[in-house]
RNA sequence: UGAGUCGGACCGGUGACCGCGGCCACCCCCGGGUGGCUGAGGAAGGUCGGGGCUCCACAGAGCAGAGCGCUGGCGAGAGCCAGGACGGGGCGACCUGUCGGUUCAGGGCAACAGAGAGAAGACCGCCGAUGGCCGGGUCCGCCCGGCACAGGUGAGGGUGAAACGGUGCGGUAAGAGCGCACCAGCGUCGGGGGCGACCCCGGCGGCUCGGCAACCCCCGCUCGGAGCAAGGCCAAGCGCGCCGCGGGUUGCUCGCCCGAUCGGCCAGGUGGGCCGCACAGAUGGAUGGUCACCCACGGGGCGUCAGCCCUGGGACAGAACCCCGCCUACAAGCCGGCUCACCAU
Numbered sequence: 001u002g003a004g005u006c007g008g009a010c011c012g013g014u015g016a017c018c019g020c021g022g023c024c025a026c027c028c029c030c031g032g033g034u035g036g037c038u039g040a041g042g043a044a045g046g047u048c049g050g051g052g053c054u055c056c057a058c059a060g061a062g063c064a065g066a067g068c069g070c071u072g073g074c075g076a077g078a079g080c081c082a083g084g085a086c087g088g089g090g091c092g093a094c095c096u097g098u099c100g101g102u103u104c105a106g107g108g109c110a111a112c113a114g115a116g117a118g119a120a121g122a123c124c125g126c127c128g129a130u131g132g133c134c135g136g137g138u139c140c141g142c143c144c145g146g147c148a149c150a151g152g153u154g155a156g157g158g159u160g161a162a163a164c165g166g167u168g169c170g171g172u173a174a175g176a177g178c179g180c181a182c183c184a185g186c187g188u189c190g191g192g193g194g195c196g197a198c199c200c201c202g203g204c205g206g207c208u209c210g211g212c213a214a215c216c217c218c219c220g221c222u223c224g225g226a227g228c229a230a231g232g233c234c235a236a237g238c239g240c241g242c243c244g245c246g247g248g249u250u251g252c253u254c255g256c257c258c259g260a261u262c263g264g265c266c267a268g269g270u271g272g273g274c275c276g277c278a279c280a281g282a283u284g285g286a287u288g289g290u291c292a293c294c295c296a297c298g299g300g301g302c303g304u305c306a307g308c309c310c311u312g313g314g315a316c317a318g319a320a321c322c323c324c325g326c327c328u329a330c331a332a333g334c335c336g337g338c339u340c341a342c343c344a345u
Stems, first nucleotide, its partner, number of pairs: 001341008012294007020039009041316001045327002048325005053227004065223005070083005084099006100218002106216002108212002123157002125153003130150002132147006165183006184208002186205008231275004239266001241265004245259005295314001297312006
């Protein structure tokens, strides 16, 4: 100097014209007109945690249900900070995904393909030591050759997302952790580091028993619900309907009376206004557009290297009851930490 990464602050300005919502004043033909004032954000977003406000519910305990789940710290909580394990991307700074339990608490699932999908499985292949059958030899103990009948085999092929460790040597009839060496995993013992999740080193055991808990389940922690369409008031209009239910009448039953107030059925009526509600405001919802100049930036051109001209776009996003917190999104330029490349000393 250039490119990048992480964090922070910021979120273009002025004027003119046209347009929109609200309030106030005035005018008239009562619906408009004129004038003035005022009208989005740091997140107004997600609706995650609290609180205000409102209604419903509420003895206590338990069941059911829902949410969360690595470790340490902070916090009422949402969440934040630092770290761990296993992956993915980048040369790097750094970014990013997942997270309790599945060798003994248990169950369930795995399409298609495939012989076989979990303490499995002989389709092809290999073998056929042993037993069987056939032929030959014999010193009558047995030996040799053949068949692939019983059977053995998880090395090789093939299927699959996944086939019950890998390589080599030995071994065998052929094979196989069957044995051994090394590697990987698991378990266990010892030593060391860390508050901890966990990490490092060494020994031992052939232990090799895989995947899905966002399937049930188990363990631990947490939990009143609904929300301004809350809710309240006014106006208008419409059944003195039926059944239950509640109350009264006598302690109970029937009966009778009362109830627009609790539930259901069938009809009928209405579907308006105000408050809640704000130093924007609500009503199915205004806060916008064009032009000029300036501002920072990208591209192109000119240059007497001060600058000038043309052109392009100016992020994320938009209140809806209010407040606080949290999380998420955010272009360019600015500030700071760090990384990489090149140049100079």
This is a predicted structure of a 345-nucleotide RNA (Bacterial RNase P class A) from an Acidimicrobiaceae bacterium. The source organism's lineage runs through Bacteria, Bacillati, Acidimicrobiia, Acidimicrobiales and Acidimicrobiaceae. Its Rfam family is "Bacterial RNase P class A". Rfam classes the family as a ribozyme. Rfam's curators write: Ribonuclease P (RNase P) is a ubiquitous endoribonuclease, found in archaea, bacteria and eukarya as well as chloroplasts and mitochondria.